[in-house]
RNA sequence: CGAUGAGGUAGAGGCGCAUUUAUCAAAAGUAUCUGGUGUAAGAAUGACAUCUAUGACCAUCAGCGAAAGGGAUAUUUGCCGAAGCAAUAAGCAUUCGUCGAAGUGCUUGUUGUUGGGGCUGCAUCUAACAGGUGUAGUACUGUCACUAUUCGGUAAGAAUGAAUAGUGGUGAACUACGUGAUCC
Numbered sequence: 001c002g003a004u005g006a007g008g009u010a011g012a013g014g015c016g017c018a019u020u021u022a023u024c025a026a027a028a029g030u031a032u033c034u035g036g037u038g039u040a041a042g043a044a045u046g047a048c049a050u051c052u053a054u055g056a057c058c059a060u061c062a063g064c065g066a067a068a069g070g071g072a073u074a075u076u077u078g079c080c081g082a083a084g085c086a087a088u089a090a091g092c093a094u095u096c097g098u099c100g101a102a103g104u105g106c107u108u109g110u111u112g113u114u115g116g117g118g119c120u121g122c123a124u125c126u127a128a129c130a131g132g133u134g135u136a137g138u139a140c141u142g143u144c145a146c147u148a149u150u151c152g153g154u155a156a157g158a159a160u161g162a163a164u165a166g167u168g169g170u171g172a173a174c175u176a177c178g179u180g181a182u183c184c
C1' cells in the first nucleotide's frame, strides 16, 4: 500500500418526511335540545343505576342549532429510518350517571417490515367522489454493482474520472473526511 471489522463527524435524494399555529370550505341545517300533533307501553345497558299515563319509545311538522377526526392554503419547529405500518408488553389519561374484560388517545420499549414521491386497480377506515392504511401493477427518480460505447488521458496504452444505454440490487444503505483494531 492492501484486505476485513468497529465506532465518529458532515452531507445528498425532492410535489421529500413528521410537526405547530391561523384562516377557509366541508362535515350540516346533521347530532343534541325545545315545542305541537298522532299513537298507547315500555325505553335503554355488557352490568348497575336511570326515564316513562304529568304520555316515554316511535312517526311527523316547526324552531334553535354544534363539535371531533380528516382536507386546502399559508406558517412554525425538528429532520433524511426522516417517518409509516403490523404484532406485542408496561404505564398514564379520557368518554358515558357509575363500574367495566367496552371505546379512544398518549408515552416508553421489543420484534418484523417499507430507499423516495406519483398514477392506476382491489380491500379497508371515513359523511365523502377528499384523504389515510394495506396490497398488486406501472413508469419516474436517488444510490451502488456489473457490462457495452464514447470522451479524456498518453509517444501509444492502462488505471482513476465523466457522459450515455442496458441489467440487477436496495436505507444497519450511499458519498466525503478522519479515529482505532486485526491480518498481511
Base pairs, nucleotide, nucleotide: 002183003182004181006179008177009176010175011174014080016079017078018077021074022073023072024071033063034062035061036060037059038058042051043050046099047098048097083114084113085112086111087110088109089108090107091106092105093104094103095102115141116140118138119137120136121135122134123133124132125131142170143169144168145167146166147165148164149163150162151161

Model confidence (mean pLDDT): 79 of 100. This is a predicted structure of a 184-nucleotide RNA (Lysine riboswitch aptamer) from Pseudalkalibacillus decolorationis. Rfam family: Lysine riboswitch aptamer. Rfam links the family to the GO term lysine biosynthetic process. Taxonomically the source falls in Pseudalkalibacillus (Bacteria, Bacillati, Bacillota, Bacilli). The sequence was found by an Rfam model in a public genome assembly.